[in-house]
RNA sequence: GGUUUAUAAAGAAGUGGCGAGAGAUCAGGCUCUGAAACCCACUGGCAACCCUCCUUUAUUGGAGAAGGUGCCAAUUCCUGGCCCGGAAAAUAACCCCGGGAAAUAUAAAUU
Numbered sequence: 001g002g003u004u005u006a007u008a009a010a011g012a013a014g015u016g017g018c019g020a021g022a023g024a025u026c027a028g029g030c031u032c033u034g035a036a037a038c039c040c041a042c043u044g045g046c047a048a049c050c051c052u053c054c055u056u057u058a059u060u061g062g063a064g065a066a067g068g069u070g071c072c073a074a075u076u077c078c079u080g081g082c083c084c085g086g087a088a089a090a091u092a093a094c095c096c097c098g099g100g101a102a103a104u105a106u107a108a109a110u111u
Base pairs, nucleotide, nucleotide: 001111002110003109004108005107006106007105008104013043014042015041016040017039021032022031023030026080027079028078029077044072045071046070049068050067051064052063053062054061076103082100083099084098085097086096
């Protein structure tokens, strides 16, 4: 890097450094940002994927937070981009409503 599975409307700060953009890609919005965002370091915290313990026919259910990750603005910030249905229309498209997939992120296993 690839594949598979699970989860993604909850939760979580400060100090120091850097100095202009940032919020995954593309597009449209909207928001954060020289009262210093983003990113990095330290401390702190949130959470419960791996893990530890109890339980169960069964990781089934529950508890824990030492260790391995992860995370600590806004629903994955919102919407679209692909497909289906509805409404509208009637050669049909767009707009509107609803649903699904895909993508992305994280973990574990595997390669």
This is a predicted structure of a 111-nucleotide RNA (SAM riboswitch aptamer (S box leader)) from Mucilaginibacter arboris. It matches the Rfam family "SAM riboswitch aptamer (S box leader)". Rfam describes the family as follows. The SAM riboswitch is found upstream of a number of genes which code for proteins involved in methionine or cysteine biosynthesis in Gram-positive bacteria. The prediction has a mean pLDDT of 86. The organism belongs to Mucilaginibacter, within Bacteria.